[in-house]
RNA sequence: CCAGACGGUCGGAUGGCCGCCUUUCGUAAUGGGGAAACUCGCGAGGGGAGGAAAGUCCGGGCUCCAUGGAAGCACGGUGCCGGUUAACAACCGGCGGGGGUGACCCCAGGGAAAGUGCCACAGAAAGAAAACCGCCAUUUUAGUAUUUGCUUUAAUGGUAAGGGUGAAAGGGUGCGGUAAGAGCGCACCGCAUUUUCGGUAACGAAAAUGGCAGGGUAAACCACACCGGGAGCAAGACCAAAUAGGGAUGGUAUGUCGAAUUUAAUUCGGCGGGUGUGUUUCCGCACCACUAUCCGGGUAGGUCGCGUGAGGCGUUCGGUAACGAACGUCCCAGAUGAAUGGCCAUCUAUCUCCGAAAGGAGUGGACAGAACCCGGCUUAUAGACCGUCUGGUUCU
Numbered sequence: 001c002c003a004g005a006c007g008g009u010c011g012g013a014u015g016g017c018c019g020c021c022u023u024u025c026g027u028a029a030u031g032g033g034g035a036a037a038c039u040c041g042c043g044a045g046g047g048g049a050g051g052a053a054a055g056u057c058c059g060g061g062c063u064c065c066a067u068g069g070a071a072g073c074a075c076g077g078u079g080c081c082g083g084u085u086a087a088c089a090a091c092c093g094g095c096g097g098g099g100g101u102g103a104c105c106c107c108a109g110g111g112a113a114a115g116u117g118c119c120a121c122a123g124a125a126a127g128a129a130a131a132c133c134g135c136c137a138u139u140u141u142a143g144u145a146u147u148u149g150c151u152u153u154a155a156u157g158g159u160a161a162g163g164g165u166g167a168a169a170g171g172g173u174g175c176g177g178u179a180a181g182a183g184c185g186c187a188c189c190g191c192a193u194u195u196u197c198g199g200u201a202a203c204g205a206a207a208a209u210g211g212c213a214g215g216g217u218a219a220a221c222c223a224c225a226c227c228g229g230g231a232g233c234a235a236g237a238c239c240a241a242a243u244a245g246g247g248a249u250g251g252u253a254u255g256u257c258g259a260a261u262u263u264a265a266u267u268c269g270g271c272g273g274g275u276g277u278g279u280u281u282c283c284g285c286a287c288c289a290c291u292a293u294c295c296g297g298g299u300a301g302g303u304c305g306c307g308u309g310a311g312g313c314g315u316u317c318g319g320u321a322a323c324g325a326a327c328g329u330c331c332c333a334g335a336u337g338a339a340u341g342g343c344c345a346u347c348u349a350u351c352u353c354c355g356a357a358a359g360g361a362g363u364g365g366a367c368a369g370a371a372c373c374c375g376g377c378u379u380a381u382a383g384a385c386c387g388u389c390u391g392g393u394u395c396u
């Protein structure tokens, strides 16, 4: 210098003017708005989007509902080991496997000998498997030759070395062995079992023994171990109109038909409807309309929840690290038809054009906008900067 790996920081700057939200102090009241609850002005200060505020995928706080305890069933999740944490499917450190020359990166990475299912196409055979071609033996047909042989047809049997199919066909290479073959025997590698050693563990190493064993698939069912109540700030709490409806009390009034009495009115009987209650029907009892006042619940509306918190920053210490502890310091958005904005000036990253260059002209900022809060993950992101490391090339 070129190419790359990993981690981190920032993500337009400065000034002026005019606004918006919030908060502290002061001030003005016999004040304005509103039925009330409650809310509002002016002045001077403070604060006012993010690294992801996003997706809402995990985990918690908080709130309400449900719940006597324990266990089980069903459903869902997690699944190498150790640690961190309020908790987690997150993070850190290891182990094992895979990729890269390397820095480094990726992995739902437990059980297939409890049982079930599946393994398309191809292939003879896809599972406690299989003989299609080939190889070999015996018998046999035909030809040739003359014997034994050679070629050939068929049958039976042996064979998993070789060919072919497939993602996958019952260890690999070599030597021996055999009719041909075969862990049939042997050497090395792989594998399994046992023992010893190292490690908290996952696991690793060594030795001995065994001729090698029922392939794969569990983000298929399943078995095992562990974990899990539900809903979410539109949670929820408080204050509280009009209208409608509920309850209590007072006042006024009493469905329809028939009969009797003397018209009004009263009495009796029949027919009913609804509500409540005792025990569902039957049956019994009580009430039903209008209006005034009062009470209580809910709605509109208002207030709280709502930001001192698993808080930020710095230093020191412990730990490889995630993280933890101590001390110091700071208070840092809180809207709700929803504030965080607009204009101007100077500069600047980027981009475009001109120019041999120096430079000049123009443009003017990525992804994106809090809504109860916090820890993670994932996704989007113009550009700038810093640190550690790897490979290559050149020079000294």
Base pairs, nucleotide, nucleotide: 001392002391003390004389005388006387007386008385009384010383012347013346014345015344016343017342018341020048021047022046023045024044025043026042027041031040032039033038050367054378055377057376058375059374060373061372062232063231064230065229075228076227077226078225079224080094081093082092083091084090095109096107097106098105099104111222115221116220117217118216119215132163133162134159135158136157137156138155139154142151143150144149171189172188173187174186175185176184190212191210192209193208194207195206196205197204198203236304237303238302239301246295247294248293249292250291251290252289255271256270257269258268259267260266261265273288274287275286276285277284278283311330312329313328314327315326316325317324318323348365351362352361353360354359